Description
This is a predicted structure of a 1525-nucleotide RNA (small-subunit ribosomal RNA) from an uncultured bacterium. The RNAcentral record of the sequence draws on ENA. Its Rfam family is "Bacterial small subunit ribosomal RNA".

RNA sequence: AGAGUUUGAUCAUGGCUCAGGAUGAACGCUAGCGGCAGGCUUAACACAUGCAAGUCGAGGGGCAGCGGGUCCAGCAAUGGAUGCCGGCGACCGGCGCAAGGGUGCGUAACGCGUGAGCGACAUGCCCGUGACCGGGGGAUAACCGAUGGAAACGUCGCCUAACCCCCCAUAUGAUCGGUCCCCGCAUGAGGACUGAUUGAAAACCGUGGUGGUCACGGAUUGGCUCGCGUCCCAUUAGCUAGUCGGCGGGGUAACGGCCCACCGAGGCGACGAUGGGUAGGGGUUCUGAGAGGAAGGUCCCCCGCAAUGGAACUGAGACACGGUCCAUACUCCUACGGGAGGCAGCAGUGAGGAAUAUUGGUCAAUGGGCGGAAGCCUGAACCAGCCAUGCCGCGUGCGGGACGACGGCCCUACGGGUUGUAAACCGCUUUUGUGUGUGAGCAAUAAGGCGGCCUCGCGCCGCUGAUGAGAGUAGCAUACGAAUAAGCAUCGGCUAACUCCGUGCCAGCAGCCGCGGUAAUACGGAGGAUGCGAGCGUUAUCCGGAUUCAUUGGGUUUAAAGGGUGCGUAGGCUGUGCGUUAAGUCAGGGGUGAAAUACCGUCGCUCAACGUCGGGGCUGCCCUUGAUACUGGCGUGCUGGAGUGCGGAUGCCGCCGGAGGAAUGAGUGGUGUAGCGGUGAAAUGCUUAGAUAUCACUCAGAACACCGAUUGCGAAGGCAUCUGACGAAUCCGUAACUGACGCUGAGGCACGAAAGCGUGGGGAUAGAACAGGAUUAGAUACCCUGGUAUUCCACGCCGUAAACGAUGAUGACUAACCGCCUGCGAUACAGUGUAGGUGGCCAAGCGAAAGCGAUAAGUCAUCCACCUGGGGAGUACGACCGCAAGGUUGAAACUCAAAGGAAUUGACGGGGGCCCGCACAAGCGGAGGAACAUGUGGUUUAAUUCGAUGAUACGCGAGGAACCUUACCCGGGCUCGAACGGUACAGGACGGACACAGAGAUGUGAACUCCCUUCGGGGCCUGUAUCGAGGUGCUGCAUGGUUGUCGUCAGCUCGUGUCGUGAGAUGUUGGGUUAAGUCCCGCAACGAGCGCAACCCCUAUCAUUUGUUGCCAGCACGUUAUGGUGGGAACUCAAAUGAGACUGCCGCGGACAACGCGGAGGAAGGCGGGGAUGACGUCAAGUCAUCAUGCCCCUUAUGUCCUGGGCUACACACGUACUACAAUGGGACGGACAGAGAGCAGCGAACCCGCGAGGGCAAGCGAACCCCAUAAACCGUCUCCCAGUUCGGAUUGCAGGCUGCAACCCGCCUGCAUGAAGUCGGAAUCGCUAGUAAUCGCUGGUCAGCAUGCCGCGGUGAAUACGUUCCCGGGUCUUGUACACACCGCCCGUCACACCAUGGGAGUUGGGAGCGCCCGAAGCCAGUGAGCUAACCGCAAGGAGGCAGCUGUCGAAGGUGAGACCAAUGACUGGGGUGAAGUCGUAACAAGGUAGCCGUAUCGGAAGGUGCGGCUGGAUCACCUCCUU
Repeated sequence: AGAGUUUGAUCAUGGCUCAGGAUGAACGCUAGCGGCAGGCUUAACACAUGCAAGUCGAGGGGCAGCGGGUCCAGCAAUGGAUGCCGGCGACCGGCGCAAGGGUGCGUAACGCGUGAGCGACAUGCCCGUGACCGGGGGAUAACCGAUGGAAACGUCGCCUAACCCCCCAUAUGAUCGGUCCCCGCAUGAGGACUGAUUGAAAACCGUGGUGGUCACGGAUUGGCUCGCGUCCCAUUAGCUAGUCGGCGGGGUAACGGCCCACCGAGGCGACGAUGGGUAGGGGUUCUGAGAGGAAGGUCCCCCGCAAUGGAACUGAGACACGGUCCAUACUCCUACGGGAGGCAGCAGUGAGGAAUAUUGGUCAAUGGGCGGAAGCCUGAACCAGCCAUGCCGCGUGCGGGACGACGGCCCUACGGGUUGUAAACCGCUUUUGUGUGUGAGCAAUAAGGCGGCCUCGCGCCGCUGAUGAGAGUAGCAUACGAAUAAGCAUCGGCUAACUCCGUGCCAGCAGCCGCGGUAAUACGGAGGAUGCGAGCGUUAUCCGGAUUCAUUGGGUUUAAAGGGUGCGUAGGCUGUGCGUUAAGUCAGGGGUGAAAUACCGUCGCUCAACGUCGGGGCUGCCCUUGAUACUGGCGUGCUGGAGUGCGGAUGCCGCCGGAGGAAUGAGUGGUGUAGCGGUGAAAUGCUUAGAUAUCACUCAGAACACCGAUUGCGAAGGCAUCUGACGAAUCCGUAACUGACGCUGAGGCACGAAAGCGUGGGGAUAGAACAGGAUUAGAUACCCUGGUAUUCCACGCCGUAAACGAUGAUGACUAACCGCCUGCGAUACAGUGUAGGUGGCCAAGCGAAAGCGAUAAGUCAUCCACCUGGGGAGUACGACCGCAAGGUUGAAACUCAAAGGAAUUGACGGGGGCCCGCACAAGCGGAGGAACAUGUGGUUUAAUUCGAUGAUACGCGAGGAACCUUACCCGGGCUCGAACGGUACAGGACGGACACAGAGAUGUGAACUCCCUUCGGGGCCUGUAUCGAGGUGCUGCAUGGUUGUCGUCAGCUCGUGUCGUGAGAUGUUGGGUUAAGUCCCGCAACGAGCGCAACCCCUAUCAUUUGUUGCCAGCACGUUAUGGUGGGAACUCAAAUGAGACUGCCGCGGACAACGCGGAGGAAGGCGGGGAUGACGUCAAGUCAUCAUGCCCCUUAUGUCCUGGGCUACACACGUACUACAAUGGGACGGACAGAGAGCAGCGAACCCGCGAGGGCAAGCGAACCCCAUAAACCGUCUCCCAGUUCGGAUUGCAGGCUGCAACCCGCCUGCAUGAAGUCGGAAUCGCUAGUAAUCGCUGGUCAGCAUGCCGCGGUGAAUACGUUCCCGGGUCUUGUACACACCGCCCGUCACACCAUGGGAGUUGGGAGCGCCCGAAGCCAGUGAGCUAACCGCAAGGAGGCAGCUGUCGAAGGUGAGACCAAUGACUGGGGUGAAGUCGUAACAAGGUAGCCGUAUCGGAAGGUGCGGCUGGAUCACCUCCUU
């Protein structure tokens, strides 16, 4: 510090996720030790048991119990007496119990934090100062007696003490009044003098002290008040009657409506009152670079609480955790009458929960209470126990050791790699461990003793001097011995770490992306590796990363986001000079900011964690002194901002009225006749009752052509004939006036297209709905004919739009250039200046890019509005507005990992431009109809083996299935096997005529019968066993190879450079041209590669060479005839080498190019014709059955052998061919001309036989020699005469031939006979552009035989192409895109099913809070007080005072009532989300096939359609216009 994830790829936006740190944690696996910490986050749920607050005899009366003494009795044990001593239960009294300890319910508050204030206060114990302590009296507990009760606990009577209580005296004090002095910002404070009233005390001991009272002061602790800070919701906006204030009282330690009477009507709130929810606050802790965010457990400070609620008493202090009273709930005891209790103290129990410890030890230390002290008490505290809960430290050994051992795992070419120096083995060490021994510090001091000082005081100082829970612990020493000690998670990317096996979209994994459908580094196991390590992972939560709420530090044209527009309130911001002030701001000083924590430095535990000491800091608040630039306040000026005046200009600016013509429709009349209208084509409709058309007149309503524009005006919506009235605005000029009067603007107010609503008019046109006609599978649409609301007016609502520049307002600044509008200046009809507006294009800059660019989306300033992933949803609920429609405000559950922007490359478009192709057109001939052949589908079958399936399967693999082939079926056999290799053992030639059985395979018998040798044996063969075999079994979606297709289309790329953030672009685009990315020119490109072309083959011409088997011109011979013969080498031909064609030449066009057109010459002319040759790639195209091959499967069978059958089936359907339907023909006779091939298990002449297929015999030929082998169409003559024929030949019968072991299933051929369909073929469709189509025959391969198929060969030999609008395919440029598996794409809505969360809902249930009324405990206060009554007064009677009781106000709980709010639930119901393949349609994305979308209204199964207005975020074409080059 970043990374993964939207895409084919890219940039940016944006969310989700991960890596880090942390925790009072929990869970899983694992676990050696120690130190230091921590340990109910849940039920403030309920609690058994024990302990947690006592102490003082130096306050008191006393003496129950304990110990001792004394006395008595007794032998003794023992008993009795005695407060005499130590001491001491209970009691009176004092102090403490308000601290310490626990917890976080409540509390959003002066509760807390921070800083101030109290001139409005208190303060026990402690300290200091001054003064005092005189006299008198009274009661009561204990105890005793009596008595009630089960108990708890009382009741009555008598006695008694005190540091208990009371009275008197004295008193600086207090209160009130007076006089004087002085201080303060105010209320007021202080002091002196004086008068009146009133107020104290206690004693104790060990004689020296302690204690007591009053007053003042200090310290400490508290009480109260104030400024500032302190969570969420505005879908909580108004709240408040003691409420706010005053006066007077009461009350309190003290101020105060704290309380009361009276008076006034205030007080709080958008700077968030009130209400609701949540929550103890802080120091700090975690995280973070910081700013922040989150948290508040342990420790410290403050607050609140003590079963729940209320209340007071005592006291210095409480409204009191281990006190009291009352109410309530709960638990317990009970003799049923009545009582007791409060662990949120320490342990502990139950419950709850994922989860949190011992009913331990000690007061040794620290601290607290009491005491003079000893001491007692102390679950505070210190220790120990449990727990890996965390942090820190240590260990599980160290060194050597290769044959790199064994084993495991993996590979394999059998060599190996890895585990791995790891182990074994050798040496060493001993932390830890076990045993033994020793053994701290924590301890300072008390009483006492000794010494010193001295204000001589049980005063001070020094020395000495008991006491250890932890603990025989830590530590130390020693002995032994590698001995006692390693796991957990992960290994697809992020993210360090890889292989094998198993599994087969199963089981499973998963933080995100995503893995798993037979080769899974992603599941499970194993080996190995990586990370951390006594721990490791997981889960949960917080911060971080997240600049993803942005103060630091974000945005708003198109990604989410500018309010529809203006006016304006609060608020925020605000020109310039001077003066003043000093609030903000800055500086100095002071106070505070507790300690702990954190940081820095030192020190102490062996180190560290931990701890100690010191330092800085604690960013804050307050006080004070100063500074005055800036901001603010005040004062006074200025003119530049703003406004006013004056002069001029402009306009579809608003409103009211008047007027006009064209068009449309209607009415009347005329002319006129058969149609009109409408559409892609039609129909509905109108029309002989006279339409449409046309003429005249009349009427109605609405809108204003041309001008017209990128124009103008307005805040926006919006505004267009002419004209009048009224009103408003802007601009220019001027510089007379005002003198900052300004900008923005939450709420608010006003305006606000269309549609819509209400009332009343109006109603021509257009026209939702509706009706009809078409279209269609349907057509609730698009098209047509009608047509209501509406469209228009007035008044009133509504308040929304793609209300858009998708761009808030204002001000300032920042290069140019070209227009237009309106002024001013200038002027010559040129050029030019300035202001306001409106356009274009560009600079810098900005931007993700597209783009923006003085009209900013640039650079700044001010203010407002808005955004924070997609869906759910602009929905629900609530509130406000509206007559309604609806609008405004505006969530959540749930769900997804994306949604979205710009640009790129492709692909696609019922987008465009250009171009090509037998693509269309123009032609010729077919196929589709018939019969037959063949292939396929289907069906059938025991089997009809398998594959190929749009183009690119279907006369295809198969270039030839009777057996074989053959893979299929039935049946019969074999199992080292039909073929092959190795090893071991045994045996032997192998083999085999022949015979028998059998369908055959096979089985049985069987004459005959080896080679080499170094004599060991070997070769060959058989058998047995075994390792390999064999498989046309599966997977072409695991593969190689090979093939088809786009396509012989002209394309596909690279290097360097350049452009772009980038994907990419450029080059390769453009202008021409070409068959061609062919070439030329241009150009930020320059070059290059694979393709094209050429090089290769055939063919067309010629030359040369060579002439046999080919040829024969000339010469000669010969024949009926024939190169037959001599000979020739000319020609043809053969087959080798060359030549030739290159736009080379001429003309024209073109850009002086490439090239095109024409011409000459030439056998051939612009690629002469044909072939071979197939770029990068596409189709998971075809082939595991040619072959090869991974994996899987079979192994007496899925292998192999054999007989027979099947692949040849047959209602049908399709493809491809053949033959025809005839006269351009059929038949008969005669006649002519090829090329290219094949041939020895072959071709087979001639001759003979047969009608023929063929047979017989047999020459020649391994072939330019012989043979197949007569080419046929054609030509000549004759015949047929348009018909199912002298066409056509299917089918069938009979008779034959050939091949072959064998023609039944199932071959071909011949002869005779038979003579079917068919008379040119519907929709739709195929081939072909020249030696082509068409037509004619011939050969070859396969092959024993079988050809209408296939591959070749030649003969005869056309027609047509205007042209590129259309169909198909392709290339290229461009455009749109929501496609990228790429249009066979994507995608919307209803319906049906399943699941989930949610709204409404008659209601039902529960909860908290408030209000009214009733009742009203305890208690304070007030009143009363007939009953009771010690102190004081009084001689007494009595009084004063007090108490009980009673009454009243207040008052907790309870009861009741009406509402509001929240939650749960609810028949039914609404939409929403999710789900691998459901149904219906096709709305959107391309012009998406009717451009889409927004608002509104209406209609429809549904997407949606239509009307009205708006937008471009619409493609395409064209005109005008404009811009650039």